[in-house]
């Protein structure tokens, strides 16, 4: 020089003029303003994907359930997010990617094709030593036959065939022996651990799917700034349905306990007339349901104090955390943060805060700056 | 601030518990049939299953994410 990884940082800059928004500042004020000052979007404000603050309802407990997460440690208010390491895949490499607990608790799938897809099984092949059958003859052998069997090596399917390779061994053959790889157990060292390393052993057991159901460990109360609180003003109530027992514990009905059910708490279970004393009418009725009135306003929550920014020292390998020192930094309530002109470049993408914060994940011209890798050339 | 569904030929819709090359009607082309159009017959073109990874042998279907679009409730 080329090709690349990784991680940061900025997101047109100056002036002038005229405007909006807020205002803890100053100054006039007729208290209603008013005019100066000052300070005004983002790295994502965006999806609303996940976390917590915060506020309000609810909360004796147990039993099934429903969601989420899923290597190991650690971070942290918390997390699905961050750091570090492990292991496995990719990469020459610096690096990247992993929903990365369990298939030996059950259960379900595995098409087509194949003998056979999970209790293995035996289609084409080998073999046929043993047993049967046939011949022969030395009567216990030799031949033949493929009938019972024996094989899992080889072929055939297929994503996938019950470790692999070699050598021995066998009738053929087979972890059936062995040797090396894989695997599994045990121990022993290092490690907080996930895991690795060596060593001795077991002939080797168990195909894959769990982003199928499920099992196991953890985790999780519920709505939400339309949460919530003050205050102002306004309005009507009507149908239906409904337990109504008993002296009394207790039944009954009904609400709550925000998945459900047991339990638990709490509400009703009243009252009048008639009566042949069996009841009968009527009101009243927890709560339910259906219909129908009122409200469409203010002030707060709301932004000067936060899991805040920035400097800087410690403490950690890191995420982060701890002192000290500084700073105060947007806030409406249909919605401010903008136009013009001048000048400079490389002519400026993505895109607008709504109760705040900490992650993710998306969108996005361009410029920069740290630190690696590899490959060519030179010395 | 919450809940829910969907996205497949130019259009309107299927695709079983993942299974074999993702069908159907219209349209569209060509041929028949007509004097000639239209109808009716036969034949064929035509897919990034809204994008991108991923599990799995296999993926429209399962899982993540993301982009559109509709409904719904306060």
């Nucleotide at each position: 020089g080329g090709a690349g990884g990784a991680g940061g940082u900025c997101a047109g800059g100056u002036g002038a003029u005229c405007g909006c928004u807020g205002u803890a500042c100053u100054g006039u004020u007729u208290c209603g303003a008013c005019a100066g000052g000052c300070a005004g979007a983002g790295g994502a404000a965006a999806g609303u994907c996940c976390g917590g603050g915060c506020u309000c309802c609810a909360c004796a407990g147990g039993a099934c359930g429903c969601g989420g997460u899923g290597g190991u440690g650690g971070g942290u208010a918390a997390c699905g997010c961050c750091c570090a390491c492990c292991g496995u895949u990719c990469g020459u490499g610096a690096g990247a990617a992993c929903c990365g607990g369990g298939a030996a608790a059950g259960u379900g799938c595995c098409a087509c094709a194949g003998a056979a897809a999970a209790u293995a099984u035996a289609c084409c092949g080998c073999c046929g030593a043993u047993g049967a059958c046939c011949u022969g003859c030395u009567u216990g052998c030799a031949g033949g036959c493929a009938c019972a069997g024996g094989u899992a090596a080889g072929g055939u399917u297929g994503a996938a065939a019950u470790g692999g390779u070699g050598c021995g061994g066998u009738a053929a053959g087979a972890g059936c022996g062995c040797a090396c790889c894989g695997c599994g157990g045990u121990a022993c060292u290092g490690g907080c651990g996930a895991c690795a390393g060596u060593a001795c052993u077991g002939g080797c057991a168990g195909g894959g799917u769990a982003a199928a159901c499920c099992c196991c460990a953890c985790c999780g109360g519920g709505a939400g700034c339309a949460a919530g609180a003050c205050c102002a003003a306004g309005c009507a109530g009507g149908g239906c349905g409904a337990a109504g027992c008993g002296c009394a514990a207790g039944g009954c009905g009904g609400g709550a306990u925000u998945g459900u059910c047991c339990g638990u708490c709490c509400c009703g279970u009243u009252c009048u007339u008639c009566u042949u004393c069996g009841g009968a009418a009527g009101a009243c009725g927890a709560c339910g349901u259906c219909c129908g009135g009122g409200u469409a306003g203010g002030u707060u929550g709301c932004g000067a104090c936060g899991a805040g920014g920035c400097g800087u020292c410690a403490g950690g390998u890191a995420a982060c955390u701890g002192g000290c020192g500084u700073c105060c930094c947007a806030g409406a309530g249909a919605a401010a943060u903008g136009a013009u002109c001048a000048u400079c470049c490389c002519c400026g993408a993505c895109a607008g805060a709504a109760c705040c914060c900490g992650g993710c994940u998306u969108a996005c011209a361009g410029a920069c700056c740290u630190c690696c890798u590899c490959c060519g050339c030179u010395a | 601030g919450g809940g829910g569904c969907g996205g497949u030929a130019g259009c309107u819709c299927a695709a079983u518990u993942g299974g074999u090359u993702a069908g159907a009607g219209u349209a569209c082309c060509g041929g028949a049939c007509u004097g000639u159009c239209g109808a009716u017959c036969c034949g064929g073109u035509g897919g990034u299953u809204g994008c991108g990874g991923g599990u799995u042998c296999a993926a429209g279907u399962c899982c993540c994410g993301u982009c559109c679009g509709c409904c719904u409730c306060g």